[in-house]
Molecule: TPP riboswitch aptamer (THI element)
Organism: Bacteroidota bacterium
RNA sequence: UACUCCCGUUAGAGGUGCUGUGCCUUGGGCAUGGCUGAGAUCACACUCUUGGUACCUGAUCCGGAUAAUACCGGCGAAGGGAAACGGCGAUCACCCUCA
Numbered sequence: 001u002a003c004u005c006c007c008g009u010u011a012g013a014g015g016u017g018c019u020g021u022g023c024c025u026u027g028g029g030c031a032u033g034g035c036u037g038a039g040a041u042c043a044c045a046c047u048c049u050u051g052g053u054a055c056c057u058g059a060u061c062c063g064g065a066u067a068a069u070a071c072c073g074g075c076g077a078a079g080g081g082a083a084a085c086g087g088c089g090a091u092c093a094c095c096c097u098c099a
Base pairs, nucleotide, nucleotide: 004090005089006087007086008085009084010083011049012048013047014046017035018034019033020032021031022030023029024028055080056079057078061074062073063072064071
């Protein structure tokens, strides 16, 4: 020093489910709690951006658990999926130089 990791800038991508109660009214909406999660709708928050475990499809999937759920695992080395730059930031191989 490369690689990697970390941080940042700009740009882009993405999800928002289950459920108790109350009200309105019964299609559902609003308010307020509970569960998981980084995030469960108004946040320029959170996560991810090809070395892709963000997320989507398969999927009204399979197994387990739960009050219930896309809750956990499998599927999954599956098929798709959004990038460039900067940092006297960290670590530090090869190589080079000196002793």